This is a predicted structure of a 263-nucleotide RNA (Bacterial large signal recognition particle RNA) from a Kosmotogaceae bacterium.
The coordinates come from a structure-prediction model, not an experiment, and the mean pLDDT is 76.
[in-house]
RNA sequence: CCAUGCUAGGCGGGGAGCUGGCGGUUCCCUGUACCCGAAAUCCGCCAUAUGCGGGGCUGAAGACUUCCCGAGGCAGCAUUUGGUUGUUUCACGGAGUGCAGGAAGGUGUUGAUGGUCGGGUCCCACGCAACAGAACCUUGCGAAUCUGGUCAGGUCCGGAAGGAAGCAGCCAUAAGCAAGUUAUUCUGUGUGCCGUGGGAGUGCUCGGCCUGAGCUGGAAUGCACCACCGGAGCGGUCAAUGUUGUCGACGGAAGGAGCAUGG
Numbered sequence: 001c002c003a004u005g006c007u008a009g010g011c012g013g014g015g016a017g018c019u020g021g022c023g024g025u026u027c028c029c030u031g032u033a034c035c036c037g038a039a040a041u042c043c044g045c046c047a048u049a050u051g052c053g054g055g056g057c058u059g060a061a062g063a064c065u066u067c068c069c070g071a072g073g074c075a076g077c078a079u080u081u082g083g084u085u086g087u088u089u090c091a092c093g094g095a096g097u098g099c100a101g102g103a104a105g106g107u108g109u110u111g112a113u114g115g116u117c118g119g120g121u122c123c124c125a126c127g128c129a130a131c132a133g134a135a136c137c138u139u140g141c142g143a144a145u146c147u148g149g150u151c152a153g154g155u156c157c158g159g160a161a162g163g164a165a166g167c168a169g170c171c172a173u174a175a176g177c178a179a180g181u182u183a184u185u186c187u188g189u190g191u192g193c194c195g196u197g198g199g200a201g202u203g204c205u206c207g208g209c210c211u212g213a214g215c216u217g218g219a220a221u222g223c224a225c226c227a228c229c230g231g232a233g234c235g236g237u238c239a240a241u242g243u244u245g246u247c248g249a250c251g252g253a254a255g256g257a258g259c260a261u262g263g
Base pairs, nucleotide, nucleotide: 001263002262003261004260005259006258009058010057011056012030013029014028015027016026020046021045022044023043024042034055035054036053037052064255065254066253067252068251072247073246074245075244076243077242078241080240081239082238083237084236085235086234087233089232090231092230093229094228096225097224098223099222100221105216106215107214114210115209116208117207118206119205120204121203122199123198124197125196126195127194128192129191130189131188132187133186134185135184137180138179139178140177141176147172148171149170150169155164156163157162
């Protein structure tokens, strides 16, 4: 060096999470890498932990070690940015409240303002009117029988003359119903350009008299308050970005690379 047969090993790895810790199931990254079964109030383990149970393939190619690169994850930090949230922080902008302030305008000698007198508006009582209802009144309708009158027919009494009660019909009427309602009486009212009397009140309004120059209006602005909206400050939290640390797949470089038999 070659051939054969074995064995260790390999048939994915990593981050987060879970856990006292390790591995797996879970999520994510890498990228291709045997099959089946169970695993979150979970499964198997203990720094010799880097899964468990069953089956299969391969087998000295590598596995492994060190370094580089670096997908991606995690943690910390920030005179950064954005979202969200808290605040017994701030009156900076707006809104609001109070006070001051008084611009423009309007009105006024055809009389402002103020005073005084009277009326109205408001309330009460009474009256009147209006309206509504009821009663009364008028008209009409209105009773199988238990209303009246007249009562055909029929019935009853009588020898007869005659008499009696009385259905239907007709007439009238009661209760009741309907209509009318000029007048009268009573009751009532979300009524009134009404009247009388009284009251309240000086707000508004109208008028008379006196007075004789203001009255009204509210802008700008200032002060105080107020955390409602926005903003600022100070915190919490989330995300982005930056930075530091840490782990690190894939990939690259180097080291390294078993045993037996035969030739």

The gene name in the source record is ffs. Lineage of the source: Bacteria > Thermotogati > Thermotogae > Kosmotogales > Kosmotogaceae. It matches the Rfam family "Bacterial large signal recognition particle RNA". By type it is a non-coding RNA gene.